The RNA shown here (c-di-GMP-I riboswitch aptamer) has 86 nucleotides and comes from Clostridium magnum DSM 2767. The same sequence occurs in records of 2 taxa. Rfam family: c-di-GMP-I riboswitch aptamer. From the family's description: GEMM was predicted in a large-scale screen for bacterial structured RNA regulatory elements. Taxonomically the source falls in Clostridium magnum (Bacteria, Bacillati, Clostridia, Eubacteriales).
[in-house]
RNA sequence: ACUUAAUAAAGGCAAACUUAUUUAAAGGUAAGGACGCAAAGCCAUGAGUCUAAAGGAUCUUUUCCCAUGAUAGUCAGGUCGCUAAG
Numbered sequence: 001a002c003u004u005a006a007u008a009a010a011g012g013c014a015a016a017c018u019u020a021u022u023u024a025a026a027g028g029u030a031a032g033g034a035c036g037c038a039a040a041g042c043c044a045u046g047a048g049u050c051u052a053a054a055g056g057a058u059c060u061u062u063u064c065c066c067a068u069g070a071u072a073g074u075c076a077g078g079u080c081g082c083u084a085a086g
Stems, first nucleotide, its partner, number of pairs: 002086004012037002017032006035073001041079003045076003048071003055065003
C1' cells in the first nucleotide's frame, strides 16, 4: 500500500420514542434514550423516496402538477480514517 471483516482490543456513532426549539411542510438542531451500524465519518454528483411554500392548471373553494426544499441510517459514486488477519 491492497484485500477481507471471522476472531479479539481500544473505542465511535445513535433508530424508534419523549421534551424543547426551528420550518409552509418534509425535515433539521439540542438533551434524554438505544434499534442497530466496519465507515450509520464527511460530500447533494446520478438515481430513488418524502414534502409542496412560491408558481402553474382546475374549481365552489377544493383538487392536481412541480424542487429551487429535504433525505448521506435508500442505493450508487467521491473522499478521509481505527484495529486485526492475509